A computed fold for a 76-nucleotide RNA from a Chlorobiales bacterium, annotated as transfer RNA.
The coordinates come from a structure-prediction model, not an experiment, and the mean pLDDT is 80.
Rfam family: tRNA. The family's RNA type in Rfam is transfer RNA. On this family, see Hou, Trends Biochem Sci 1993: "The tertiary structure of tRNA and the development of the genetic code".

[in-house]
RNA sequence: CGGGGUGUGGCUCAGUUGGUAGAGUGCUGCGUUCGGGACGCAGAGGUCGUGGGUUCGAGUCCCGCCACCCCGACCA
Numbered sequence: 001c002g003g004g005g006u007g008u009g010g011c012u013c014a015g016u017u018g019g020u021a022g023a024g025u026g027c028u029g030c031g032u033u034c035g036g037g038a039c040g041c042a043g044a045g046g047u048c049g050u051g052g053g054u055u056c057g058a059g060u061c062c063c064g065c066c067a068c069c070c071c072g073a074c075c076a
Base pairs, nucleotide, nucleotide: 001072002071003070004069005068006067007066010025011024012023013022019056027043028042029041030040031039032038049065050064051063052062053061
């Protein structure tokens, strides 16, 4: 430098044909227990890497950029 992939709650990941974002785990509180663990109930927590565009409407489509990963090339 070229090609491809990934980027969504703390972590690991879903998200069907565009229709105002979810699960597991973790965290907080409460209950059961002598207590811990475990189980149950409730709750907080993201605006979807970033900047634009299309659209009535974008996590989802298009373009640029950034980060990381893989392959290849180049230099030494």